[in-house]
RNA sequence: GAGGUUAGCUCAGUUGGUAGAGCAUCUGAUUUACAUUCAGAGGGUCAAAGGUUCGAGUCCUUUACCUCC
Numbered sequence: 001g002a003g004g005u006u007a008g009c010u011c012a013g014u015u016g017g018u019a020g021a022g023c024a025u026c027u028g029a030u031u032u033a034c035a036u037u038c039a040g041a042g043g044g045u046c047a048a049a050g051g052u053u054c055g056a057g058u059c060c061u062u063u064a065c066c067u068c069c
Stems, first nucleotide, its partner, number of pairs: 001068005008023004017054001025041005047063005
């Protein structure tokens, strides 16, 4: 100097408009049982603080941490 930080994990989130997927976990159905499959549920202070805005994961500033040069 550049990029990154969003669910337990891996990651989306377009032009600022009430935050999502897959896997995992739990419940139910299916099975003699397990697995598979199907249906559903729970789980988030969007790294921290401040600012702009009617409204911020998104824009601006500072800080912390990680990766690369």
Model confidence (mean pLDDT): 81 of 100. A computed fold for a 69-nucleotide RNA from a marine eukaryotic metagenome, annotated as transfer RNA. Rfam family: tRNA. The family's RNA type in Rfam is transfer RNA. RNAcentral holds the sequence, with entries from MGnify.